[in-house]
The prediction has a mean pLDDT of 83. This is a predicted structure of a 74-nucleotide RNA (transfer RNA) from Schizocladia ischiensis. Its Rfam family is "tRNA". The family's RNA type in Rfam is transfer RNA. NCBI's taxonomy places the organism under Eukaryota, Sar, Stramenopiles, Ochrophyta, Schizocladia. The RNAcentral record of the sequence draws on ENA. It is recorded under the gene name trnM-cau.
C1' cells in the first nucleotide's frame, strides 16, 4: 500500500442507531457560604463537531476525497 477502530470546549467522554436547540463530568472564571482555605450552593465563559466537497428545508449524525492518532496483516 490493504484492513479496522478513532478525531467533538483546556481534560476525560456522550450525542452517529432513528439528521431536527451541541451536551455530561472534571477544570476556569465570577458571586454567596466560612475568621480563612477546602468543601458546598449558584451563575457565567469557553466549540469553524479533524479539512475539503456533496445530498438535503435542515448535516456532528447520511455519501465522497483527504490528514492526523491507534491497532491487524505481510
Nucleotide at each position: 500500500a490493504g484492513c479496522g477502530g478513532u478525531g467533538u470546549a483546556g481534560a476525560g467522554c456522550a450525542g452517529u442507531u432513528u439528521g431536527g436547540u451541541a451536551g455530561c463530568u472534571c477544570g476556569u472564571c465570577a458571586g454567596g457560604c466560612u475568621c480563612a482555605u477546602g468543601a458546598c450552593c449558584u451563575g457565567a465563559a469557553g466549540g469553524u463537531c479533524g479539512u475539503a466537497g456533496g445530498u438535503u428545508c435542515a448535516a456532528a449524525u447520511c455519501c465522497u476525497a483527504c490528514c492526523g492518532c491507534c491497532g491487524c496483516c505481510a